This is a predicted structure of an 82-nucleotide RNA (transfer RNA) from a Candidatus Collierbacteria bacterium. It matches the Rfam family "tRNA". The coordinates come from a structure-prediction model, not an experiment, and the mean pLDDT is 80. The organism belongs to Candidatus Collieribacteriota, within Bacteria.
[in-house]
RNA sequence: GGAGGGCUGGCAGAAUGGCAAUGCACCGCUCUUGAAAAGCGGCGGGCGAAAGCCCUUACAGGUUCGAGUCCUGUGCCCUCCG
Numbered sequence: 001g002g003a004g005g006g007c008u009g010g011c012a013g014a015a016u017g018g019c020a021a022u023g024c025a026c027c028g029c030u031c032u033u034g035a036a037a038a039g040c041g042g043c044g045g046g047c048g049a050a051a052g053c054c055c056u057u058a059c060a061g062g063u064u065c066g067a068g069u070c071c072u073g074u075g076c077c078c079u080c081c082g
Base pairs, nucleotide, nucleotide: 001081002080003079004078005077006076007075010024011023012022018065026042027041028040029039030038044055045054046053047052058074059073060072061071062070
């Protein structure tokens, strides 16, 4: 230099162009003498008293009524070729 694959919450990891799963971790409660285990609930971010509103799939654009998904560029990681 060339080719291919990948990037989604704290971590792992799904998602046919139409509601961003699930597990682990974490937080609260129950249980216990106290823990662990187990059970129940919660669990991306911002604003807010709440209701609710807005934003979020590496970054920036594009296509589309609608993009994590398709297209272009950039960054980073992995593999292969030279």